[in-house]
Description
A computed fold for a 72-nucleotide RNA from a Minisyncoccota bacterium, annotated as transfer RNA. It was read from a public genome assembly. Model confidence (mean pLDDT): 83 of 100.

RNA sequence: GGGCAUGUAGCUCAGUGGUAGAGCAUCGUCCUUAUAAGACGAGGGUCGCAGGUUCGAUCCCUGCCAUGCCCA
Numbered sequence: 001g002g003g004c005a006u007g008u009a010g011c012u013c014a015g016u017g018g019u020a021g022a023g024c025a026u027c028g029u030c031c032u033u034a035u036a037a038g039a040c041g042a043g044g045g046u047c048g049c050a051g052g053u054u055c056g057a058u059c060c061c062u063g064c065c066a067u068g069c070c071c072a
Stems, first nucleotide, its partner, number of pairs: 001071007010024004018055001026042005048064005
């Protein structure tokens, strides 16, 4: 320098055009003499950044950034 993949909650990951979810973690309540386990609930997201297409973009297109792998 070229190619490919990945980037979504604190962490691990879903989500193939119609206003973003799960598990774990955190917080609260219940349960317990107490803790853990368990039950119920709550908070937490400019979906890497900037443009484009579209009535509408996490999703499609372009550029850039970061990480990993391959080639030179």